Transfer RNA from a Sneathiellales bacterium, 74 nucleotides, folded computationally. Its Rfam family is "tRNA". The family's RNA type in Rfam is transfer RNA. Its family is annotated with triplet codon-amino acid adaptor activity in the Gene Ontology. The prediction has a mean pLDDT of 82.
RNA sequence: CGGGGCAUAGCACAGCCUGGUAGUGCGCUCGCUUUGGGAGCGAGAGGUCGCAAGUUCGAAUCUUGCUGCCCCGA
Numbered sequence: 001c002g003g004g005g006c007a008u009a010g011c012a013c014a015g016c017c018u019g020g021u022a023g024u025g026c027g028c029u030c031g032c033u034u035u036g037g038g039a040g041c042g043a044g045a046g047g048u049c050g051c052a053a054g055u056u057c058g059a060a061u062c063u064u065g066c067u068g069c070c071c072c073g074a
Stems, first nucleotide, its partner, number of pairs: 001073007010026004020057001028044005050066005
């Protein structure tokens, strides 16, 4: 320098192809249960979907640029 992949909650990821209310598990908070803790059950909080722009009635999703990480080639 060229090509490819990844970026979504504290952590690990799904959702993207086929645009239409942002989800799952673990963790966290509260409650029930227990002498207490753990386990179990119930409820809840937590997200400018890496950044910017474009297309669209509508973008996590499509397009372009940029940033970071990983892989391959030179």